[in-house]
RNAcentral holds the sequence, with entries from MGnify. This is a predicted structure of a 119-nucleotide RNA (FMN riboswitch aptamer (RFN element)) from uncultured Dysosmobacter sp. Rfam family: FMN riboswitch aptamer (RFN element). Gene Ontology term of the family: FMN binding.
RNA sequence: UGUCUUCAGGGCGGGGUGUGAUUCCCCACUGGCGGUAAAGUCCGCGACCGGGUGCCUUUGGUAUCCGCUGACUCGGUGAAACUCCGGGACCAACAGUAUAGUCUGGAUGGAAGAAGAUG
Numbered sequence: 001u002g003u004c005u006u007c008a009g010g011g012c013g014g015g016g017u018g019u020g021a022u023u024c025c026c027c028a029c030u031g032g033c034g035g036u037a038a039a040g041u042c043c044g045c046g047a048c049c050g051g052g053u054g055c056c057u058u059u060g061g062u063a064u065c066c067g068c069u070g071a072c073u074c075g076g077u078g079a080a081a082c083u084c085c086g087g088g089a090c091c092a093a094c095a096g097u098a099u100a101g102u103c104u105g106g107a108u109g110g111a112a113g114a115a116g117a118u119g
Stems, first nucleotide, its partner, number of pairs: 001119007013027004028102002030092002032045004040090002049067008072088005094105003
């Protein structure tokens, strides 16, 4: 450095209101990948969503590029931590449905990337 294979997202349990809610209210629960003192909140990336261009068997598919892209503080330890320990907060695409991070669906999909095989 080429080719190929496999893997690659978690979570609603209890109570209340209601004709109806795992969607509202109270409590609960979850945290993709790489970097870095061990990170949902730092930096970078993927996913979702919008668009450009090329190609194709053109209501679309595919390659590539661009855009969009949520949320943190205080104290302690330390050489070093927005990452550890302690306290208190906050955030979570789209479609459906009584308003959804946790249900159902696109998705038996795609992918950051991880591991392995082989030249």